[in-house]
RNA sequence: GAGGUGUAGCUCAGUUGGUUAGAGCGCACGGUUCACAUCCGUGAGGUCGCGGGUUCGAGUCCCACCUUCUCC
Numbered sequence: 001g002a003g004g005u006g007u008a009g010c011u012c013a014g015u016u017g018g019u020u021a022g023a024g025c026g027c028a029c030g031g032u033u034c035a036c037a038u039c040c041g042u043g044a045g046g047u048c049g050c051g052g053g054u055u056c057g058a059g060u061c062c063c064a065c066c067u068u069c070u071c072c
Stems, first nucleotide, its partner, number of pairs: 001071004006066001009025004018056001027043005049065001051063003
């Protein structure tokens, strides 16, 4: 110098920008059990890396910066 990555504690989805931001695991509570595990149900948990911009509307598009990976 070039390209990719960043979304829940972890691993990741998120369609051509459109109306509640999701899944699995984990966590808490409840059910089941003599009890634990399994299983079932419910719930909590997010400044979508940070700051700007465009737009009626941004996780999604644009710019700068930061993190991390790869290439030269």
The RNA shown here (transfer RNA) has 72 nucleotides and comes from a bovine gut metagenome. Rfam family: tRNA. Its family is annotated with triplet codon-amino acid adaptor activity in the Gene Ontology. RNAcentral holds the sequence, with entries from MGnify. Its mean pLDDT, the model's own confidence on a scale to 100, is 80.